Predicted 3D model of a 92-nucleotide RNA (transfer RNA) from Maylandia zebra.
Taxonomically the source falls in Maylandia zebra complex (Eukaryota, Metazoa, African cichlids, Pseudocrenilabrinae).
Its Rfam family is "tRNA".
[in-house]
């Protein structure tokens, strides 16, 4: 320098050129079930009840993306084109 590949919510990742761009995880809130510090009731005592504002599981839901940028085709572009950024990989 040349060719391929890839860039899509905070991460990771679908979407055949066609409905409001979906899923998982994270984030927040809401239910419901255990646990369980402090503390208090009851016991001589061990223990037992209670019982978050703490953690923990199941659930429901909410927010969160101008699809790497900047033209082009097209009624319609995350997708197809054309430069450019940026990562990979490969040639020499």
């Nucleotide at each position: 320098g040349g060719c391929u590949c890839u860039g899509u919510g905070g991460u990771g990742c679908a979407a055949u050129g066609g409905a409001u761009a979906g899923c998982a995880c994270a984030u927040u809130g809401g239910a419901u079930u255990g646990c369980u510090a402090u503390u208090g009731g009851u016991u001589u005592g061990u223990g037992u009840c209670a019982g978050a504002u703490g953690a923990a599981a199941u659930u429901c839901a909410a927010a969160g993306a101008u699809u790497g940028u900047g033209g082009g085709u097209u009624c319609a572009a995350g997708u197809c084109u054309c430069a450019c950024c940026a990562g990979a990989g490969u040639c020499a």
RNAcentral holds the sequence, with entries from Rfam. The same sequence occurs in records of 2 taxa.